This is a predicted structure of a 110-nucleotide RNA (Glycine riboswitch aptamer) from Platysternon megacephalum.
RNA sequence: GCGUUCCCCACUGGAGAGAGGCCGCGCCAAUCUAGCCGGCCCACCGAAGGAGCAAGCCGCGCGCAUCUGUGCGGGCGAAUCUCUCAGGUAAAGCGGACAGCGGGGGCAGC
Numbered sequence: 001g002c003g004u005u006c007c008c009c010a011c012u013g014g015a016g017a018g019a020g021g022c023c024g025c026g027c028c029a030a031u032c033u034a035g036c037c038g039g040c041c042c043a044c045c046g047a048a049g050g051a052g053c054a055a056g057c058c059g060c061g062c063g064c065a066u067c068u069g070u071g072c073g074g075g076c077g078a079a080u081c082u083c084u085c086a087g088g089u090a091a092a093g094c095g096g097a098c099a100g101c102g103g104g105g106g107c108a109g110c
Base pairs, nucleotide, nucleotide: 001110002109006105007104008103009102011100012099013098018042020041021040022039023038024037026036027035043089044088045087049085050083051082052081056076057075058074060073061072062071063070064069
């Protein structure tokens, strides 16, 4: 100096699912309706976060073998899979796994 993986910053793209029902002495409002907010209920979505495990592996435990195995248990073990706790369900806005461009840092190593 370079530095896949990894970390940070900024920009760009980024899906799905009810404009649900009921109640409110709440906000706005002269009143009603509508809108916002709050509560309850039902229906749904999976791509913040969170949770679960398959193959495989184990100098782990208990047996069976006696050749380098084998049975049960335990441990490690991924996700865009599964769950739906959380979050979300018109448009806009916010959020958004992930991806791209740019900049910075930097392990192993060269």
Source information: The sequence is in RNAcentral, with records from Rfam. The organism belongs to Platysternon, within Eukaryota. Rfam family: Glycine riboswitch aptamer. Rfam links the family to the GO term glycine biosynthetic process. The coordinates come from a structure-prediction model, not an experiment, and the mean pLDDT is 79.